[in-house]
RNA sequence: CCACGAAACGCCAAACCUGCUGAAAAGCAGGGACGGAAAGCCACGGAUCUUAUUCCUCCACCAACAAAGAUCGCCGAGCUGCCGAAG
Numbered sequence: 001c002c003a004c005g006a007a008a009c010g011c012c013a014a015a016c017c018u019g020c021u022g023a024a025a026a027g028c029a030g031g032g033a034c035g036g037a038a039a040g041c042c043a044c045g046g047a048u049c050u051u052a053u054u055c056c057u058c059c060a061c062c063a064a065c066a067a068a069g070a071u072c073g074c075c076g077a078g079c080u081g082c083c084g085a086a087g
Stems, first nucleotide, its partner, number of pairs: 002087001004084002011036002016031006034073001040079002044076003047071005
């Protein structure tokens, strides 16, 4: 250095509970650990979720599309990164 994930130091923190924000998905903080070697960053591709408002319609409602938003702890792409046993 490659590859890999033994060990250790540390790191993150699912479900659930409480509080706050949001229309919602969800986010943030505290508690809590199911897990994680990128569970670090990034919504670029796919996927999933939400629909207050907007759009569409002669009108009304519903659905789809569009649009907007959410998830990187769904899968990929990109960027960065700790440790080092055996090989």
Predicted 3D model of an 87-nucleotide RNA (c-di-GMP-I-GGC riboswitch aptamer) from an uncultured Desulfuromonadales bacterium.
Of the family's consensus pairs, 89% are formed in the model.
The coordinates come from a structure-prediction model, not an experiment, and the mean pLDDT is 78.
It matches the Rfam family "c-di-GMP-I-GGC riboswitch aptamer". Its family is annotated with cyclic-di-GMP binding in the Gene Ontology.